[in-house]
Context: one part of a larger RNA
RNA sequence: UGACGGGGGCCCGCACAAGCGGUGGAGCAUGUGGUUUAAUUCGACGCAACGCGAAGAACCUUACCUGGGUUUGACAUGCAUUAGACAGGUGUAGAAAUACACCCUCCCUUCGGGGCUGGUGCACAGGUGCUGCAUGGCUGUCGUCAGCUCGUGUCGUGAGAUGUUGGGUUAAGUCCCGCAACGAGCGCAACCCUCGUUUCCAGUUGCCAGCGGAUAACGCCGGGCACUCUGGAGAGACUGCCGGUGGUAAGCCGGAGGAAGGUGGGGAUGACGUCAAGUCCUCAUGGCCCUUACGCCCAGGGCUACACACGUGCUACAAUGGCCGAAACAAAGGGUUCCGAUACCGCGAGGUGGAGGUAAUCCCAAAAAAUCGGUCUCAGUUCGGACUGCAGUCUGCAACUCGACUGCACGAAGGCGGAAUCGCUAGUAAUCGCUGAUCAGCAGGCAGCGGUGAUACAUUCCCCGGGGUGUACU
Numbered sequence: 001u002g003a004c005g006g007g008g009g010c011c012c013g014c015a016c017a018a019g020c021g022g023u024g025g026a027g028c029a030u031g032u033g034g035u036u037u038a039a040u041u042c043g044a045c046g047c048a049a050c051g052c053g054a055a056g057a058a059c060c061u062u063a064c065c066u067g068g069g070u071u072u073g074a075c076a077u078g079c080a081u082u083a084g085a086c087a088g089g090u091g092u093a094g095a096a097a098u099a100c101a102c103c104c105u106c107c108c109u110u111c112g113g114g115g116c117u118g119g120u121g122c123a124c125a126g127g128u129g130c131u132g133c134a135u136g137g138c139u140g141u142c143g144u145c146a147g148c149u150c151g152u153g154u155c156g157u158g159a160g161a162u163g164u165u166g167g168g169u170u171a172a173g174u175c176c177c178g179c180a181a182c183g184a185g186c187g188c189a190a191c192c193c194u195c196g197u198u199u200c201c202a203g204u205u206g207c208c209a210g211c212g213g214a215u216a217a218c219g220c221c222g223g224g225c226a227c228u229c230u231g232g233a234g235a236g237a238c239u240g241c242c243g244g245u246g247g248u249a250a251g252c253c254g255g256a257g258g259a260a261g262g263u264g265g266g267g268a269u270g271a272c273g274u275c276a277a278g279u280c281c282u283c284a285u286g287g288c289c290c291u292u293a294c295g296c297c298c299a300g301g302g303c304u305a306c307a308c309a310c311g312u313g314c315u316a317c318a319a320u321g322g323c324c325g326a327a328a329c330a331a332a333g334g335g336u337u338c339c340g341a342u343a344c345c346g347c348g349a350g351g352u353g354g355a356g357g358u359a360a361u362c363c364c365a366a367a368a369a370a371u372c373g374g375u376c377u378c379a380g381u382u383c384g385g386a387c388u389g390c391a392g393u394c395u396g397c398a399a400c401u402c403g404a405c406u407g408c409a410c411g412a413a414g415g416c417g418g419a420a421u422c423g424c425u426a427g428u429a430a431u432c433g434c435u436g437a438u439c440a441g442c443a444g445g446c447a448g449c450g451g452u453g454a455u456a457c458a459u460u461c462c463c464c465g466g467g468g469u470g471u472a473c474u
Stems, first nucleotide, its partner, number of pairs: 002473001003471002007469001010466002013463001015459001019424005026315008034306002042053002064301007073124001077123008088103006106115003126290002129288003135284002137279003140275001142273001147186006153162003166177003192267004197235007206225002211222003238261001241255005317417001321376006333364003338357002343352003383414001388409007430452007
């Protein structure tokens, strides 16, 4: 100087407490361990691995296994040589890859040759093979924590100290005061995006607001940008004003005005560094290794196994509920090998058909919980829906292994969950549905969107972090 302390003091954080809802028990989904297997490809392992890489494993993907093939190669460049278009179509063999046969089939040219393609040979290709403890890049984490340093000066033999400590204050090394320090940099804050108020500009969305027309009804039409809205430019918040307090400071408390206060809510933004943290399977790359194979092509299988164990979720155990009926109300998105309305067929999944839409214009689209009416009356039930049988729909070359959905039947465990443990401080928790990416098909996951909308509030203890201090460790 650090690190450490079951030392002390100060402070912070859903850290505890207070409270709300869960997990741990059940069924199922999903990931992992283990076991099994020809293979169940690989990586990730306390927090910070385990609905993680994977924003979508039937083939493909795919890296694994079995079998069938192949060796200048599926892909790149160059040289030599040889032949000729390649592609495409048909047939035969085959599981296919592939092989063979037939048909069809070039361009430029100075006539030397060149372009393109195949064969042979060479140089090379290729490797998701190893090493993340050789690396770049990217990422997680402490942590959005308030810290980490430098120049000059001063002090110390030196390591180093000072500054950065101290008194206040702040979300903050934020600011003020003091001080052998004076300044500066990376961080903090602000500048950026978004939500909340308003003005102006703009009007193929909105409006009978005011006028006219038309209708069973509807902005449906004429007409109009007032309002709503859309999206661009401004305004607005700065402790600016008042009172108190403080040291005449920084600031703190209360108040006024205001749509909004004291960083207004949310986001983006992650200092010096730590963990030889993660990734050689995104990519790049040193070294090592394979080269008729550890490369490449294909078919089938596997990644979906199942005595078990754990993580993360979904659905429940019911009456604040289930079911039936009925004339409520969103936001944000997506749509041209796409979204697909009205209509018709089907109990339904869906089918037929095709208006309109390259989209504030048409469509996906119904929002759901809520509300109103009816029914069930506390039971393994009109709760719950696993499992199973049959019959179907759709996507796709193909749903056996191994898709989603529909109808009828079947109706299991489950009556609120031990020790333990998680999330959350406001439009939050809880609850309700909607959309999107991936995607032929497949969402209980993920990323977003809005609807309804609470309880609880303190710093004693536990944990984490920050600064100061002690030390026999460095």
Source information: Predicted 3D model of a 474-nucleotide part of an RNA (small-subunit ribosomal RNA, 3' major domain) from an uncultured bacterium. The coordinates come from a structure-prediction model, not an experiment, and the mean pLDDT is 84.